A computed fold for a 75-nucleotide RNA from a Candidatus Stahliibacteriota bacterium, annotated as transfer RNA.
Its Rfam family is "tRNA". Its family is annotated with triplet codon-amino acid adaptor activity in the Gene Ontology. It is annotated as a transfer RNA.
RNA sequence: GGCUCCGUCGUCUAGCGGUUAGGACAUCACUCUUUCAAGGUGAAGAUAGGGGUUCGAUUCCCCUCGGAGCUACCA
Numbered sequence: 001g002g003c004u005c006c007g008u009c010g011u012c013u014a015g016c017g018g019u020u021a022g023g024a025c026a027u028c029a030c031u032c033u034u035u036c037a038a039g040g041u042g043a044a045g046a047u048a049g050g051g052g053u054u055c056g057a058u059u060c061c062c063c064u065c066g067g068a069g070c071u072a073c074c075a
Base pairs, nucleotide, nucleotide: 001071002070003069004068005067006066007065010025011024012023013022018055027043028042029041030040031039048064049063050062051061052060
């Protein structure tokens, strides 16, 4: 240099064009308990950036950024 894959709440992860973007852990509040932990109920919290296609994009296409892997060349 070329090719392939990945980037979603604090962390891990689901999503195959129309979802209120879901779940687990963590956090916070309430509850339960003599207290703590565990449990129960609830809340807040995310689509890497920019374009394009489309009535509609987290999803498809292009570019950029970041990460991983394979490979070629030089030495």